The RNA shown here (FMN riboswitch aptamer (RFN element)) has 164 nucleotides and comes from Leifsonia tongyongensis. NCBI's taxonomy places the organism under Bacteria, Bacillati, Actinomycetes, Microbacteriaceae, Leifsonia.
[in-house]
RNA sequence: ACGUGCUCCGGGGUCGGUGAGAGUCCGAACCGGCGGUGAUAGUCCGCGAGCGGGACGACGACGAAAAGCGUCGGCCUGCUGAGCCGGUGGAAUUCCGGCACCGACGGUAAUGGUUGCGUGCGAGAGAUCGCCCGGAGCCUCAGUCCGGAUGGGAGGCAGCACGA
Numbered sequence: 001a002c003g004u005g006c007u008c009c010g011g012g013g014u015c016g017g018u019g020a021g022a023g024u025c026c027g028a029a030c031c032g033g034c035g036g037u038g039a040u041a042g043u044c045c046g047c048g049a050g051c052g053g054g055a056c057g058a059c060g061a062c063g064a065a066a067a068g069c070g071u072c073g074g075c076c077u078g079c080u081g082a083g084c085c086g087g088u089g090g091a092a093u094u095c096c097g098g099c100a101c102c103g104a105c106g107g108u109a110a111u112g113g114u115u116g117c118g119u120g121c122g123a124g125a126g127a128u129c130g131c132c133c134g135g136a137g138c139c140u141c142a143g144u145c146c147g148g149a150u151g152g153g154a155g156g157c158a159g160c161a162c163g164a
Base pairs, nucleotide, nucleotide: 002163003162004161005160006159007158008156009155014028015027016026017025029144030143031103032102033047034046035045036044042101043100050079051078052077053076054075056073057072058071059070060069083099084098085097086096087095105147106146107145112139113138114137115136117134118133120131121130122129123128
């Protein structure tokens, strides 16, 4: 160094404004899993987490049995974001400088949007229209809040044991 088994480790980030009320609005700030890559990567190539589908296995209730149903498990499969310019160099979409961009699923407020209703004001000959306010319904809105998760996990140049 290799193989097998076990143990351990294995995701970060907030202030201000408006307002009766907002970590979801507005403004600014801040954050960046794992492996690879000629040289260090949120944006290159892959993986993981998440959501969906499939066949299979285990268990459970029902049942004579099967089918079907539920829960769990690994496997196969689909979906799943974003970077350019300049510089240095032998080599960098990875470093340096500049300016950008992105962020699973579920939940939750809207002061944002919209639709009725009501009072008032204004315009109009009228029908009706416009505006302020009040209250109601519906819709949208979180990388940083809450939840699944004291979980899982890519993996680890962490450790231990055994083997040839």
Annotation:
Its mean pLDDT, the model's own confidence on a scale to 100, is 80. It matches the Rfam family "FMN riboswitch aptamer (RFN element)". From the family's description: The RFN element is a highly conserved domain that is found frequently in the 5'-untranslated regions of prokaryotic mRNAs that encode for flavin mononucleotide (FMN) biosynthesis and transport proteins. RNAcentral holds the sequence, with entries from Rfam.